[in-house]
RNA sequence: GUUAUUAUGAUAGCGCCUGAACUAUUCAGUAACGAAUAGUUGACGAGGAGGAGGAGUAUCGAGUAUUCGGCGGAUGCCUCCCGGUUGUUUACCUCCAACCGACACAGUUAUAAAUAAAACAAAGAGGCGACUCUUUGGCCAGCAUUUAUAGCUAGAGCAAAAA
Numbered sequence: 001g002u003u004a005u006u007a008u009g010a011u012a013g014c015g016c017c018u019g020a021a022c023u024a025u026u027c028a029g030u031a032a033c034g035a036a037u038a039g040u041u042g043a044c045g046a047g048g049a050g051g052a053g054g055a056g057u058a059u060c061g062a063g064u065a066u067u068c069g070g071c072g073g074a075u076g077c078c079u080c081c082c083g084g085u086u087g088u089u090u091a092c093c094u095c096c097a098a099c100c101g102a103c104a105c106a107g108u109u110a111u112a113a114a115u116a117a118a119a120c121a122a123a124g125a126g127g128c129g130a131c132u133c134u135u136u137g138g139c140c141a142g143c144a145u146u147u148a149u150a151g152c153u154a155g156a157g158c159a160a161a162a163a
Base pairs, nucleotide, nucleotide: 014072015071016070017069019068020041021040022039023038024037025036026035027034044061045060046059050081051080052079053078054077082101083100084099085098086097087096093157094156095155106153107152108151109150110149111148112147113146114145120137121136122135123134124133125132126131
């Protein structure tokens, strides 16, 4: 230095590359186009996991927009199951309905507040090059979630008690 094994940690805009674009070398050629070989690029963060199965282009915004195109995967979605909360009280239990996932705190509407990184600029390192990596600086989101306020909405049965 390489390979194998084991353990730990991190990682879903998460991994990969044959289309495409670009670079280098060689060949051809007046030149361009072209051919071969070897390379480079190919998602910036936020957010998201009860279990099983299913389908499968599965949330939000940022960006000087190839972040194109393709393949695989995925915390999303649907069905069922398990669990939780609410549905006047004790007090369960059963059924039903709605909404959720062990942060399960009822639901819904409205308002308010809170929380990015790239790109960019500057400075370095590597590479013949396309490009890659690091440091510093100053900004700027939305969904969701949390907190607060206000309004609106929500069943039955069984047995007993209270009013």